[in-house]
């Protein structure tokens, strides 16, 4: 710096008090064990691999490099627009080249 974030996938084993990125403020999950970890299983298809080609593109297929597997990135936070709840943006953020 581009892309992409309302779709998809969970057991075991360890851990043992918080935990969902940060900071509020809700909400939610947690000792009927939650978050970390580690295995196996899976998802999805960015790279890479293969076909087509109109080529900044379409399919295909999962053995590879990585990602992921509560809640829309949990939700609001800052602009905007309609006007009281919704759209759209933008900023942070995470993931891939």
């Nucleotide at each position: 710096u581009u892309a992409u974030a309302a779709a998809g996938a969970g057991g075991a084993g360890u851990u043992g008090a918080g935990a969902g990125a940060u900071c509020a403020g809700g909400c939610u999950c947690a000792a009927a064990g939650a978050u970390g970890c580690u295995c196996c299983g899976g998802c999805a298809a960015c790279c890479a691999u293969c076909c087509u080609u109109a080529u900044u593109a379409g399919g295909a297929a999962a053995a590879g490099g990585u990602g992921c597997c509560a809640a829309u990135a949990c939700c609001u936070g800052c602009c905007c627009a309609a006007u009281u709840u919704u759209g759209g943006g933008a900023a942070u953020u995470a993931u891939a080249a």
RNAcentral holds the sequence, with entries from MGnify. Predicted 3D model of a 97-nucleotide RNA (SAM riboswitch aptamer (S box leader)) from a marine sediment metagenome. The coordinates come from a structure-prediction model, not an experiment, and the mean pLDDT is 83. Rfam family: SAM riboswitch aptamer (S box leader). Rfam's curators write: The SAM riboswitch is found upstream of a number of genes which code for proteins involved in methionine or cysteine biosynthesis in Gram-positive bacteria. Of the family's consensus pairs, 97% are formed in the model.